A computed fold for a 76-nucleotide RNA from Candidatus Beckwithbacteria bacterium RIFCSPHIGHO2_12_FULL_47_17, annotated as transfer RNA. The prediction has a mean pLDDT of 82. RNAcentral records the identical sequence in 2 taxa. Its Rfam family is "tRNA". The family's RNA type in Rfam is transfer RNA. The RNAcentral record of the sequence draws on ENA. Lineage of the source: Bacteria > Bacteria candidate phyla > Candidatus Beckwithiibacteriota.
């Protein structure tokens, strides 16, 4: 340098023929329980890498940029 895959809460992770309130686990707050904890149960909050475009409507489609991983090539 070329190609491919990927980027969704603090962590992991599902979801795209474009359309309801973005699924779930760990973790966190509050509560129930207990003499008090732990566990368990209930409940609450938190996310679509950035910018632009298309569209009535974008996590999903398009472009550029940034980052991660892999493969190939090149230089010395």
């Nucleotide at each position: 340098g070329g190609c491919a895959a990927g980027g969704u809460a603090g962590c992991c992770a599902a979801g795209u023929c474009g359309g309801u309130c973005a699924c779930g686990g760990c973790g966190g707050g509050c509560g129930u329980c207990u003499g008090a904890a732990a566990a368990a149960c209930g409940u609450c909050a938190g996310a679509u890498a950035u910018u632009g475009g298309u569209u009535c409507a974008a996590u999903u489609c398009c472009a550029a940029u940034c980052c991660u991983u892999g493969c190939c090539a090149c230089c010395a």